[in-house]
Record summary
The RNA shown here (TPP riboswitch aptamer (THI element)) has 102 nucleotides and comes from a Nitrospirota bacterium. NCBI's taxonomy places the organism under Bacteria, Pseudomonadati, Nitrospirota.
RNA sequence: AGUACGAGCUGGGGGAGCCUUAGGGCUGAGAGUCCUUUUCCGGACGACCCUUAGAACCUGAUCCGGGUAGUUCCGGCGUAGGGAAGGCGAGCAGUGUACCAU
Numbered sequence: 001a002g003u004a005c006g007a008g009c010u011g012g013g014g015g016a017g018c019c020u021u022a023g024g025g026c027u028g029a030g031a032g033u034c035c036u037u038u039u040c041c042g043g044a045c046g047a048c049c050c051u052u053a054g055a056a057c058c059u060g061a062u063c064c065g066g067g068u069a070g071u072u073c074c075g076g077c078g079u080a081g082g083g084a085a086g087g088c089g090a091g092c093a094g095u096g097u098a099c100c101a102u
Stems, first nucleotide, its partner, number of pairs: 001095001005091001008088002010085001011051004017026003032045004057082003063076004
């Protein structure tokens, strides 16, 4: 000098559960509150997750197999097709160069 890494900061992306007479129960990081709407769509906020090194999330899908009270419950599909900054960054291994000493 400065790469990987990196405290911290900021931008962006995302998600219609299932069951129950009602309390409530199950899975999960997350299934929340408010406004509009018969519902869906849409918008705002909050938490959580993801950000190309991309399975966060969407399509396929009113899919297939297994399991359950039932369900994006588990697996396949899936080296399939899409999908949003390898952002800024004090510091700084390895590495490189120059000088000094031996």